[in-house]
RNA sequence: GCAGUUCGUUAGACGGCCGCUUACCCCAAAGGUAAGAGGAAAGUCCGGGCAGCAUAGGAUAUUGACAGUUGUUAACGGCAACCGGGGGUAACCCUAGGGAAAGUGCCACAGAAACAAAACCGCCGGGUAAAACCGGUAAGGGUGAAAUGAGUGGGGUAAGAGCCCACAGCGUCAUAUGGCGACAUAUGGAGAAGGUAAACCCUGUCAGCUGCAAGGAGAUCAACACUAAGAGCUAUCCGUUCGUUGGUCGCUACCCGCUUGAUUCUGCGAGCAAUCGUAGAACUAGAUAGAUGGUCGUCCUCGACAAAACCCGGCUUAUAGGCGGACUGCCCAC
Numbered sequence: 001g002c003a004g005u006u007c008g009u010u011a012g013a014c015g016g017c018c019g020c021u022u023a024c025c026c027c028a029a030a031g032g033u034a035a036g037a038g039g040a041a042a043g044u045c046c047g048g049g050c051a052g053c054a055u056a057g058g059a060u061a062u063u064g065a066c067a068g069u070u071g072u073u074a075a076c077g078g079c080a081a082c083c084g085g086g087g088g089u090a091a092c093c094c095u096a097g098g099g100a101a102a103g104u105g106c107c108a109c110a111g112a113a114a115c116a117a118a119a120c121c122g123c124c125g126g127g128u129a130a131a132a133c134c135g136g137u138a139a140g141g142g143u144g145a146a147a148u149g150a151g152u153g154g155g156g157u158a159a160g161a162g163c164c165c166a167c168a169g170c171g172u173c174a175u176a177u178g179g180c181g182a183c184a185u186a187u188g189g190a191g192a193a194g195g196u197a198a199a200c201c202c203u204g205u206c207a208g209c210u211g212c213a214a215g216g217a218g219a220u221c222a223a224c225a226c227u228a229a230g231a232g233c234u235a236u237c238c239g240u241u242c243g244u245u246g247g248u249c250g251c252u253a254c255c256c257g258c259u260u261g262a263u264u265c266u267g268c269g270a271g272c273a274a275u276c277g278u279a280g281a282a283c284u285a286g287a288u289a290g291a292u293g294g295u296c297g298u299c300c301u302c303g304a305c306a307a308a309a310c311c312c313g314g315c316u317u318a319u320a321g322g323c324g325g326a327c328u329g330c331c332c333a334c
Stems, first nucleotide, its partner, number of pairs: 001330010012299007020036006038305001042316002045314005050211004057238004063207005068082005083097001084095004098202002103200002105196003115149001120141002122137005151167005170191001172189007215256002218249007230242004263282008300303001
C1' cells in the first nucleotide's frame, strides 16, 4: 500500500422568538425558575419484579419450551469461557450439540432392490445346437441425496465375499495419564444391519392462571337456602375457600399505583471473560386523547432507522454518513 476479520462509538452543532407536559415558587390569577424520548423507545419472543386470584399448596398426566461442560445472574430458553463438529491460508466465523441397540413410521424421482429383504447388467457352475431356464455370487457396472456401509494388499474360491490374515481407519467397552468438567491422548479387549428424532416417540430439566384496562370499594335492606346442590382457585384429581338472588345508595376516570431503581456515572480492586465487590457523586419524561413541537438566522461532511405509556434484564428486527481501537494475509521499502 492492497485485501480482509472483529470490537466499540456517534446519531448535525450553536443562538433568537412562539408554543406544549411536569415539578417548584405563588391564597389564587398573572408571572417566574428547572427538567423534558431511544439505541433500538419497535416486535411483544423469553426471563423476573409488582398486583389479583388462598398463604399459591400436593399429585397426576396433558400441553409447551429447552437439551455438550463449567461459570455467571434476581431469573432465563440469555450471556461468558471452554469441549466436540463444520468452514476459512489466517485473523476469525457457524453450530436446533441427549437417545436410531425400547417401539412405530418415513426415505420423492430413478432403480431389480430404500434395509433382513433384494440378482437389472456382469462374473461363476449347470443346462442348451444357440437361447430360454436353474443355482451360486453384493468384488465390478448401472440408478440414486443415500445401495448393505471397514480401506489397501495378500490368501482363499468354480466365481466371490472380513470368509481368513497383515497394516491402516471407525464407533464402543476397560485401564492408565492429563483436566473441576465436557473431553483429550495412549494401550488392550471384544465388535461390524444405512439415514431420518427441524417424524411420532423415549429420557432429563423447567413452567399454577391472569396482566397496570393488574389492583386500590363497597355499604345497606328484603326474600330464599342450611353443609346438600352449586360456585371460585386447575387441564384433571386431592385439598381448600365461599351462601344465592333482587332492590336502594355510592364510585364513572379525579386521586393512588407512576417512576429512587436488581438505577446511572466515576475511581479502585477480583476475574481470561460474562460478572462481582467497594468508595464517592448524581436524580435523569411520567402524560391519560395523551407534552417533548414550530419557526428564523449562522455553519458543516447536509443528517439513517424510528418515538416513552407499570418497571427491569435479555433476544430479535430496522438503521444514512462518519470516527476510533485490536488483529490477519499478501506485496513493497528500511